[in-house]
Predicted 3D model of a 541-nucleotide part of an RNA (small-subunit ribosomal RNA, 5' domain) from a Thermoanaerobaculaceae bacterium. The coordinates come from a structure-prediction model, not an experiment, and the mean pLDDT is 85.

Context: one part of a larger RNA
RNA sequence: GAAUGAACGCUGGCGGCGCGCCUAACACAUGCAAGUCGAGCGAGGCCACGGCUUCGGCCGUGAGUCGAGCGGCGAACGGGUGAGUAACGCGUGGGUAACCUACCCUCCAGUGGGGGAUAGCUCCUCGAAAGAGGGGGUAAUACCGCAUACGUUCUCCGGGCGUAAGCCCAGGAGAAGAAAGGUGGGGAUCCUUCGGGACCUGCCGCUUGAGGAUGGGCCCGCGUCCGAUUAGCUAGUUGGUGAGGUAACGGCCCACCAAGGCGACGAUCGGUAGCCGGCCUGAGAGGGUGAUCGGCCACAUUGGGACUGAGACACGGCCCAGACUCCUACGGGAGGCAGCAGUGGGGAAUCUUGGGCAAUGGGCGAAAGCCUGACCCAGCGACGCCGCGUGGGGGAUGAAGGCCUUUGGGUUGUAAACCCCUGUCAGGGGGGGCGAAAGUUCGCCGUUGAAUAGACGGCGAAUCUGACGGUACCCCCAAAGGAAGCCCCGGCUAACUCCGUGCCAGCAGCCGCGGUAAUACGGAGGGGGCGAGCGUUAUUC
Numbered sequence: 001g002a003a004u005g006a007a008c009g010c011u012g013g014c015g016g017c018g019c020g021c022c023u024a025a026c027a028c029a030u031g032c033a034a035g036u037c038g039a040g041c042g043a044g045g046c047c048a049c050g051g052c053u054u055c056g057g058c059c060g061u062g063a064g065u066c067g068a069g070c071g072g073c074g075a076a077c078g079g080g081u082g083a084g085u086a087a088c089g090c091g092u093g094g095g096u097a098a099c100c101u102a103c104c105c106u107c108c109a110g111u112g113g114g115g116g117a118u119a120g121c122u123c124c125u126c127g128a129a130a131g132a133g134g135g136g137g138u139a140a141u142a143c144c145g146c147a148u149a150c151g152u153u154c155u156c157c158g159g160g161c162g163u164a165a166g167c168c169c170a171g172g173a174g175a176a177g178a179a180a181g182g183u184g185g186g187g188a189u190c191c192u193u194c195g196g197g198a199c200c201u202g203c204c205g206c207u208u209g210a211g212g213a214u215g216g217g218c219c220c221g222c223g224u225c226c227g228a229u230u231a232g233c234u235a236g237u238u239g240g241u242g243a244g245g246u247a248a249c250g251g252c253c254c255a256c257c258a259a260g261g262c263g264a265c266g267a268u269c270g271g272u273a274g275c276c277g278g279c280c281u282g283a284g285a286g287g288g289u290g291a292u293c294g295g296c297c298a299c300a301u302u303g304g305g306a307c308u309g310a311g312a313c314a315c316g317g318c319c320c321a322g323a324c325u326c327c328u329a330c331g332g333g334a335g336g337c338a339g340c341a342g343u344g345g346g347g348a349a350u351c352u353u354g355g356g357c358a359a360u361g362g363g364c365g366a367a368a369g370c371c372u373g374a375c376c377c378a379g380c381g382a383c384g385c386c387g388c389g390u391g392g393g394g395g396a397u398g399a400a401g402g403c404c405u406u407u408g409g410g411u412u413g414u415a416a417a418c419c420c421c422u423g424u425c426a427g428g429g430g431g432g433g434c435g436a437a438a439g440u441u442c443g444c445c446g447u448u449g450a451a452u453a454g455a456c457g458g459c460g461a462a463u464c465u466g467a468c469g470g471u472a473c474c475c476c477c478a479a480a481g482g483a484a485g486c487c488c489c490g491g492c493u494a495a496c497u498c499c500g501u502g503c504c505a506g507c508a509g510c511c512g513c514g515g516u517a518a519u520a521c522g523g524a525g526g527g528g529g530c531g532a533g534c535g536u537u538a539u540u541c
Base pairs, nucleotide, nucleotide: 001541002540003539004538006537007536008535009534010533013388014387015386016385017384018383019381020380021346026344027343028342030341031340032339035073036072037071040070041069044066045065046064047062048061049060050059051058052057080299081298082297089224090223091222092221093220094219095218096217099216100215104212105211106210107209109207110206111205112146114144115143121136122135123134124133125132126131152176153175154174155173156172157171158169159168160167161166181204182203183202184201185200186199189198190197191196225271226270227269232262233261234260237259238258239257240256241255242254244252274296275295276294277293278289279288280287281286301322302321303320304319305318324335325334326333327332352378354377355376356375360374361372362371363370364369391421392420393419394418401412402411403410404409425482427477428476429475430474431473435468439463440462441461442460443459444458445457446456447455448454485530486529487528488527489526490511491510492509496525497524498523499522500521506513507512
């Protein structure tokens, strides 16, 4: 000099864009943060309408509405934190002839015919509660057999490729193994309990398989802090055979066999630490660092475990154990903010218990839509960067006052007053966005189709949707009116005099100042520097 997620002191007008628990991975009151689908299923409540009524109510209908249940998909994403980890964790480059991949896309083939349950519900019982048990009855895209099998898997045969383990072939034979329906439209024909169904057709699904895309698992080369006042370490240890396990290789696990494996090119042990893109500094080489944003990893009160699932060993799931907190009828139960806000505590120190789903993105849904503390905004904080303002021109008898003085004067100083002018920001008034495209309805065209239904796609018209917010921006009004401080002045280092003090009080980054004329202490006048900031402290180069 530059820099900071800063803090402290004094001071503080406005705006834009960012940033804001670096400490206790300490403990947490309260609210919210993951739901959705009635176009998978059965049954209810409410409401409306119609019918009946003994006036208690009952029955039927419904693009209506509501809380549960079964079922599906999601909840493994998104969001947080950095404890642990010196490791194939991360970075980079490869391998997988050792693997998986829900939803999505392309293609092939199929979607036949049956069965038994169960929740909700109802009845009973136990319990303070949390909740639990038993009887009865019911549905499905829930569950289970059967049929069929293009391709798939396994066995055998044939062929090709590879150094090999082995891989490949729409090659041949045999064996094994699937499925689910929902919804919209329709002229004729058939069936009908008159609701509809068969049938035709569209959309959404379901099943087997091939390929893709995306996301991952595993393996390897190289790189990745300090300590030798840590020199030896190792029994599943190193390798083999076999068996198990996994999506998959493997001592991953197990039995047996062998006795190996690592290490001064630093094993082992101890300390420290999430890694990277980057960021800071520097001419560079390098050094330091890993906040915000992005990628990867790890963790979710502590430790362990598996279940479900395409995917977890699962932050707002389950089980066990520990600590802690809460409820209890003392028998037993409930909980996990390192999600968003917020509280206590710790600390030099770090924000609102805000608005909105309008946009972007995500989950579910055919859609309308619902959910979304992701996100978009607003609030607080000079924490940072950037921009703007606190006025401009004129104005000398060079006023007064202050300070200094050799008492002549000098200086503050065009500074003020005074005159003329302007109108940024703040203030008041008026106008007023972009961010909005989608969606819905209608019309036209095209595709599908027997069809002027319907569905899908394109175009056009109308209509509707904004938290921020009456904000940005524009115009008008008024008015110099509301807006300057902080540090320094001995040398380094830019800026000097007077008074007070008298080795005192004090200053100080280094050298050093102060003991009676101190440019170094304190005050004043003057001056220098920066400016809504200025200094100090801490840290890095």
Overview:
The sequence was found in a public genome assembly.